The RNA shown here (c-di-GMP-I riboswitch aptamer) has 79 nucleotides and comes from Desulfobacula sp. It was read from a public genome assembly, where an Rfam model found it. Model confidence (mean pLDDT): 81 of 100. NCBI's taxonomy places the organism under Bacteria, Pseudomonadati, Desulfobacterales, Desulfobacteraceae, Desulfobacula.
[in-house]
RNA sequence: AAUUGACAAAGCCAAACCUGAUGCGAGUCAGGGACGGAAAACCAAACGGGUCUCAUGGGGAGAUGGCCGGGCUGCCAAA
Numbered sequence: 001a002a003u004u005g006a007c008a009a010a011g012c013c014a015a016a017c018c019u020g021a022u023g024c025g026a027g028u029c030a031g032g033g034a035c036g037g038a039a040a041a042c043c044a045a046a047c048g049g050g051u052c053u054c055a056u057g058g059g060g061a062g063a064u065g066g067c068c069g070g071g072c073u074g075c076c077a078a079a
Base pairs, nucleotide, nucleotide: 003078004077005076012037013036017032018031019030020029021028022027035066042071043070047069048068049067050064051063052062053061054060
């Protein structure tokens, strides 16, 4: 440097659900809360695919990175 994530340690993030705010909605934000996560860090939805919402005769407009691929950096451990 590349590969891998069985055991362990330190720290980090925080699903469902509850409360408040916001949105027609999917959702988002804040607090509580932990199902999980080695990239569940960052970039990216004007890169591709999937799913969901609103609207519709059709064309459309949105949400999701904790659905996947992609870019880039990186803790610990193993052989």